This is a predicted structure of a 362-nucleotide RNA (Bacterial RNase P class A) from a Spirochaetota bacterium. The coordinates come from a structure-prediction model, not an experiment, and the mean pLDDT is 77. It matches the Rfam family "Bacterial RNase P class A". Rfam classes the family as a ribozyme. Of the family's consensus pairs, 95% are formed in the model.
RNA sequence: GGAGGGGAACAAGCAGCUGCGCAGGUCUGCUUUUGCAGACAGUGAGGAAAGUCCGAACACCGCAGGGCAUGAUGCCGGGUAAUACCCGGGCGCCGCGAGGCGAUGGAAAGUGCAACAGAAAAUAUACCGCUUAAGUUCUGCUUGUCAGAGCGAAAGCAAGGGUGAAAUGGCGAGGUAAGAGCUCACCGCGUAAACGGCAACGUUUGCGGCAAUGUAAACCCCAUCAGGUGCAAGAUCAAAUAUACAGCCGCCCGAGAGCUGCCCGCUUGAGGCUGUGGGUAGAUCGCAAAGAUAUGCAUGGCAACAUGUAUGCAAGAUGAAUAGCUGCAUAAACAGAAUUCGGCUUACGCUCCCCUCCUGAC
Numbered sequence: 001g002g003a004g005g006g007g008a009a010c011a012a013g014c015a016g017c018u019g020c021g022c023a024g025g026u027c028u029g030c031u032u033u034u035g036c037a038g039a040c041a042g043u044g045a046g047g048a049a050a051g052u053c054c055g056a057a058c059a060c061c062g063c064a065g066g067g068c069a070u071g072a073u074g075c076c077g078g079g080u081a082a083u084a085c086c087c088g089g090g091c092g093c094c095g096c097g098a099g100g101c102g103a104u105g106g107a108a109a110g111u112g113c114a115a116c117a118g119a120a121a122a123u124a125u126a127c128c129g130c131u132u133a134a135g136u137u138c139u140g141c142u143u144g145u146c147a148g149a150g151c152g153a154a155a156g157c158a159a160g161g162g163u164g165a166a167a168u169g170g171c172g173a174g175g176u177a178a179g180a181g182c183u184c185a186c187c188g189c190g191u192a193a194a195c196g197g198c199a200a201c202g203u204u205u206g207c208g209g210c211a212a213u214g215u216a217a218a219c220c221c222c223a224u225c226a227g228g229u230g231c232a233a234g235a236u237c238a239a240a241u242a243u244a245c246a247g248c249c250g251c252c253c254g255a256g257a258g259c260u261g262c263c264c265g266c267u268u269g270a271g272g273c274u275g276u277g278g279g280u281a282g283a284u285c286g287c288a289a290a291g292a293u294a295u296g297c298a299u300g301g302c303a304a305c306a307u308g309u310a311u312g313c314a315a316g317a318u319g320a321a322u323a324g325c326u327g328c329a330u331a332a333a334c335a336g337a338a339u340u341c342g343g344c345u346u347a348c349g350c351u352c353c354c355c356u357c358c359u360g361a362c
Base pairs, nucleotide, nucleotide: 001358002357003356004355005354006353007352008351010349013328014327015326016325017324018323020044021043022042025040026039027038028037029036030035046334050345051344053343054342055341056340057339058230059229060228061227070226071225072224073223074222075089076088077087078086079085090104091102092101093100094099105221106220110219111218112215113214114213127161128160129157130156131155132154135151136150137149138148139147140146141144169187170186172184173183174182188210189208190207191206192205193204194203195202196201234285235284236283237282243277244276245275246274247273248272249271256268257267258266259265291313293312294311295310296309297308298307299306300305
């Protein structure tokens, strides 16, 4: 210098001007109080606020206890309120490496499936081929139970070729007519013991037979966990209209309505008024300062994290505020809270640190 791997911080700051939301501060005005208005000060999006994929808090509903079904998770140990998350370890795969990826229990309980190609995709089997070979054809001569070259009934084999994503353990030697775990060594596989480890698992030794293809994010088996719905949960207050109940007044001895604001008068003629309850619109709460909180330090731990201690912490809307311009200097990408947290995933700018490989110079 080049190519990579891992991790962390930030997402802007200051000044001036203009504008918006909030309200628990101060002041002023109005108001009996509650409160209302104004001014000033304060404060006002994210690392992902996103996807809504997991786990919780919280709320309501359900629930004696047990089981089935269904769903989720799935190596081991630890962490956590909890998790499908995190940390550490094991195993497998990928990478020269730093490192990365893995729903990573069970396929010798059972069932299903494995396109095309191929003999055969799993009770095996044989296309080309290899071997033995009755018989038969041709040729040769030394005329034979002869030699050579073909074809080949029948039988043996799975070494080699070929097909496929995957082919019935691998490799070498022995063995054989040719072959074959047929036999043997090593590897693989299974199993027993010993040792190491909390464990997953590993190492060594002995034994066994070559049986046992793949697929469980196919059914299934095993183990563990799980009641449902979500802030449009839910709670409080509560209008008009209609309805229910109660009381009162009235029905030709005329309530009420209209002309007409009132009285008289005229017309009309069976309902009218009051209260209470439920529920709707609407309003308020839930929901805004403090908690599974953040940061620093100490202790324990490899770590996740735990404990202690110090300090800090006012977004809160409801068609929904959090903005704009100018300058210092060059400020960028993805992107906008809506009950609240912990994760995961996805999108994305810039800076820094550590590490690996290659190359060059000293």